[in-house]
RNA sequence: AAAUAACAACGCCAAACCUAUUGUAAAAUAGGGACAGAAAGUCGCGGAUCCUGACCAUAGGAAAGCCGGACUGCCGAA
Numbered sequence: 001a002a003a004u005a006a007c008a009a010c011g012c013c014a015a016a017c018c019u020a021u022u023g024u025a026a027a028a029u030a031g032g033g034a035c036a037g038a039a040a041g042u043c044g045c046g047g048a049u050c051c052u053g054a055c056c057a058u059a060g061g062a063a064a065g066c067c068g069g070a071c072u073g074c075c076g077a078a
Base pairs, nucleotide, nucleotide: 004078012037017032018031019030020029021028022027035065041071042070043069045068046067047066049062050061051060052059
């Protein structure tokens, strides 16, 4: 230095649901709220998923807390 990862500490994040707004929709943003999370930080590269359109052929969007991948990161025993 790297991999796995314990006891703690400083913290981080925020499911469902509710309200307001936007959007054809999926859904997003803000506030409330906490199911959970050691990357539930970032990306959206591959697979899966959702919406609109099409259903011969072809497109646009959404989320990513489903699986894999890439980049970055706090503490510090074994």
Molecule: c-di-GMP-I riboswitch aptamer
Organism: Methylicorpusculum sp.